Molecule: transfer RNA
Organism: Leucocoprinus gongylophorus
RNA sequence: GCCCUCGUUGUCUAAUGGCUAUGACGUCAGACUUCUAAUCUGGAGGUUGCGAGUUCGAGUCUCGCCGGGGGCU
Numbered sequence: 001g002c003c004c005u006c007g008u009u010g011u012c013u014a015a016u017g018g019c020u021a022u023g024a025c026g027u028c029a030g031a032c033u034u035c036u037a038a039u040c041u042g043g044a045g046g047u048u049g050c051g052a053g054u055u056c057g058a059g060u061c062u063c064g065c066c067g068g069g070g071g072c073u
Base pairs, nucleotide, nucleotide: 001072002071003070004069005068006067007066010025011024012023018056027043028042029041030040031039049065050064051063052062053061
């Protein structure tokens, strides 16, 4: 230098181009308990890496850039 692949909440992860982006862990509050743990209930937390394009509609498709991983020279 070229090619492939990945980037989604604090972490991991799901989502056939279509309703308000899914679940687990963690976290906060409550219930239970003498207290803690465990268990149960509820809440908060997301510019889907950045920018542009296609489309009635983009996390998903296209282009550029940034970052991680792999391959070729």